[in-house]
RNA sequence: CUUAUCGAGAGCGGUGGAGGGAACGGCCCGAUGAAGCCCGGCAACCUGCGGCAGCAAGGUGCCAAAUCCGGCGGUGAGAAUCGAAAGAUGAG
Numbered sequence: 001c002u003u004a005u006c007g008a009g010a011g012c013g014g015u016g017g018a019g020g021g022a023a024c025g026g027c028c029c030g031a032u033g034a035a036g037c038c039c040g041g042c043a044a045c046c047u048g049c050g051g052c053a054g055c056a057a058g059g060u061g062c063c064a065a066a067u068c069c070g071g072c073g074g075u076g077a078g079a080a081u082c083g084a085a086a087g088a089u090g091a092g
Base pairs, nucleotide, nucleotide: 001092002091003090004089005088006087011039013038014037015036019029020028021027024070025069026068040063041062042061045059046058047056048055049054067086072083073082074081075080
């Protein structure tokens, strides 16, 4: 850079001790214990098997809230809704 997906799913464990939710603005989570690490789990993009349906789980990924919400644009009186941008993840 291209492309697909992003309203589902995932611990009442150990360790650790103050932060975390991308950035900004919000709004949240956190000493009734944040991040990180270990274990555990979810899912099925790649992968393997299979004629398909599907099965497995080796490589990634993920495990508060819709990608937590918003910012830009369309429709709408509004609630809302559709799209874009940005981001994340996989594959190339």
The RNA shown here (SAM riboswitch aptamer (S box leader)) has 92 nucleotides and comes from a chicken gut metagenome. The coordinates come from a structure-prediction model, not an experiment, and the mean pLDDT is 88. Its Rfam family is "SAM riboswitch aptamer (S box leader)". About the family: The SAM riboswitch is found upstream of a number of genes which code for proteins involved in methionine or cysteine biosynthesis in Gram-positive bacteria. Of the family's consensus pairs, 97% are formed in the model.